[in-house]
């Protein structure tokens, strides 16, 4: 230096044009003498960052950042 993968909640990851999701974890409440469990709410996110196409863009192009593989 070139190819190719991934990057979305705290964390592991689905979603791949038309309302951003899950499981754990986190918070309130309930319940218990009191803790854990169990039940009942809550999403806590600038979808890695810039542009650009589009009526809309996580989602498709382009440039850039990181992490990984692979080849010289």
């Nucleotide at each position: 230096g070139c190819a190719c993968u991934a990057g979305u909640a705290g964390u592991u990851c689905a979603g791949c044009g038309u309302c951003a999701g899950a499981a754990c974890a986190c918070c309130g409440g309930u319940c218990u003498u009191g803790u854990a469990a169990g039940c009942c709410g809550g999403g806590u996110g600038u979808c890695g960052g810039a542009g650009g196409u589009u009526a809309a863009a996580u989602u498709c192009c382009u440039c850039c950042c990181u992490c990984g593989u692979g080849c010289c």
This is a predicted structure of a 72-nucleotide RNA (transfer RNA) from Hoplichthys gilberti. RNAcentral holds the sequence, with entries from ENA. Rfam family: tRNA. Its family is annotated with triplet codon-amino acid adaptor activity in the Gene Ontology. The coordinates come from a structure-prediction model, not an experiment, and the mean pLDDT is 82.